RNA sequence: GGAGUCGGCCAGGCAACCGCGUCGCGCGCAAGCGCGCCGAGGAAAGUCCGGGCUCCACAGGGCACGGUGCCAGGUAAUGCCUGGGCGGCGCGAGCCGACGGAAAGUGCAGCAGAAAGAAACCGCCGAUGGCCCUUCGGGGAUCAGGCAAGGGUGAAAUGGUGCGGUAAGAGCGCACCGCGAGUCCGGUAACGGACCGGCACGGCAAACCCCACCGGGAGCAAGGCCAAAUAGGGACCUCAUGACGUUGCCCGCGUCGGGUCCGGGUAGGCUGCUUGAGCGGACUGGCGACAGGACGCCUAGAGGAAUGGUUGCCCCAGACAAAACCCGGCUUAUCGGCCAACUCCGCCA
Numbered sequence: 001g002g003a004g005u006c007g008g009c010c011a012g013g014c015a016a017c018c019g020c021g022u023c024g025c026g027c028g029c030a031a032g033c034g035c036g037c038c039g040a041g042g043a044a045a046g047u048c049c050g051g052g053c054u055c056c057a058c059a060g061g062g063c064a065c066g067g068u069g070c071c072a073g074g075u076a077a078u079g080c081c082u083g084g085g086c087g088g089c090g091c092g093a094g095c096c097g098a099c100g101g102a103a104a105g106u107g108c109a110g111c112a113g114a115a116a117g118a119a120a121c122c123g124c125c126g127a128u129g130g131c132c133c134u135u136c137g138g139g140g141a142u143c144a145g146g147c148a149a150g151g152g153u154g155a156a157a158u159g160g161u162g163c164g165g166u167a168a169g170a171g172c173g174c175a176c177c178g179c180g181a182g183u184c185c186g187g188u189a190a191c192g193g194a195c196c197g198g199c200a201c202g203g204c205a206a207a208c209c210c211c212a213c214c215g216g217g218a219g220c221a222a223g224g225c226c227a228a229a230u231a232g233g234g235a236c237c238u239c240a241u242g243a244c245g246u247u248g249c250c251c252g253c254g255u256c257g258g259g260u261c262c263g264g265g266u267a268g269g270c271u272g273c274u275u276g277a278g279c280g281g282a283c284u285g286g287c288g289a290c291a292g293g294a295c296g297c298c299u300a301g302a303g304g305a306a307u308g309g310u311u312g313c314c315c316c317a318g319a320c321a322a323a324a325c326c327c328g329g330c331u332u333a334u335c336g337g338c339c340a341a342c343u344c345c346g347c348c349a
Stems, first nucleotide, its partner, number of pairs: 001345005007339004012314007020039002023036005041320001045331002048329005053219004065215005070084005085099001086097004100210002105208002107204002121151002123147003128144002131140003159177006178199001179197002182195005223271004233262006242256005278297003283292003
């Protein structure tokens, strides 16, 4: 100097002028006016996870259903994060990973192929027993039978390659690689290493399933409070020695007018609403995520919904996008730039 990897941060700045919203103070009968403070994001987004909060339900346990899925840790919790293991990619910094179980069971595998699980289509052998020939030395075909070495099919064919071995073959034996449910060692564990074992009915669990763990439902239009008009409800009083109904009568019961009080509740209003797992943070512990923490700070809370515009300068190019109960994550969108660490290549000393 070039090419990259990774983490964090900023999100045009300054000035002038004109505007917008809540709140506080002052003025005003009111409408409103003046002054002052504050006033969107890293994603406020998608609403995909996890919590807080609220209401409802609920003895406990199990089944079903759904989710998560290497191990350990962090956390309020998580499907998130950190560290580690294993596998893959990259020269490397580093990145990516639905990554439990196929010695429980069931199932699946188009086409091709004899066969898709404990295989004989082609093929090889036929040592052994039988058959045929024989010059009696042996030879021949292959009936029984043996064989997974070769061919062929397939994504996949019963560990691979090589040597030995054999009638032909075969982990049958051996070496290396692979594998393992064995032993020992290291590690909390995932897992790794050494030894041992000829080596086992192959693959698929993003097929059912098994195992472990987690999960009650609904959501701020949750929920709470105040509370007209109209209609309806309850209690008491009253008309009342009432009227009507109930079998003609009595008792009893029911219904009917007026008044007072009470309660539910609609419109409407208030609240929930922002002091919170909050932000900054010296220092301490930890590889880290994170935890503790002296001290300091208050930072939208609207509710038809407020952040904008013009001009000048700076390199005039400045994105994606705007809260609506709150918080922690993930994912997606995004102009340009800054800082730290690291890797590879080239050059100079």